[in-house]
């Protein structure tokens, strides 16, 4: 110069590097912008088992399998000491990449398809609260078509 990714830019105040700069790191605290969760109404869901109750439905009780969220990272088959696990391997939903400014598609090519967190709890949700601006990486130069600057 560039890629994954919301992860980026301004402002005050203060410590440090630095010869020096309108550099460059930290700290606290404010703006903007980018993210991301909670959160009404209408709609939408609303297992199972025991007790109490009822003509019967509702309803309440307790205990069972929980439930959710970031993110492309689901799902599905085999292998694995007889279930089962760890692991391993072959697909797949869906995700990146390929610099002559961005951007959509088409085709071929390479690649990924994980991790982490809530902690019994959260459907969508306007007001309206809260949070986050991180880590991480290549060394490679493919063909067409269309819109914009």
């Nucleotide at each position: 110069c560039g890629c994954c990714g919301a992860g980026u830019c301004c402002c005050g105040c203060u410590c440090g590097g630095g010869a020096g700069g309108u550099c460059c790191g930290g700290g606290c605290g404010g703006g903007a912008g980018c993210g991301g969760g909670g959160g009404a109404a209408c709609c939408g869901c609303a297992g199972g088992g025991u007790c109490c109750g009822u003509u019967g439905c509702a309803g309440g009780u307790c205990c069972c399998c929980g439930g959710g969220g970031c993110g492309a990272a689901u799902c599905g088959g085999g292998c694995g000491a007889a279930c089962a696990c760890a692991g391993c391997c072959c697909g797949u939903a869906g995700c990146g990449c390929a610099a002559g400014c961005u951007c959509u598609u088409u085709c071929a090519g390479c690649g990924c398809g994980a991790g982490c967190c809530c902690g019994a709890c959260a459907g969508c949700u306007a007001a309206c609260c809260c949070c986050g601006c991180a880590g991480g990486c290549a060394g490679u130069c493919g063909a067409a078509a269309g819109a914009g600057a």

This is a predicted structure of a 149-nucleotide RNA (c-di-AMP riboswitch aptamer (ydaO/yuaA leader)) from a soil metagenome. The sequence is in RNAcentral, with records from MGnify.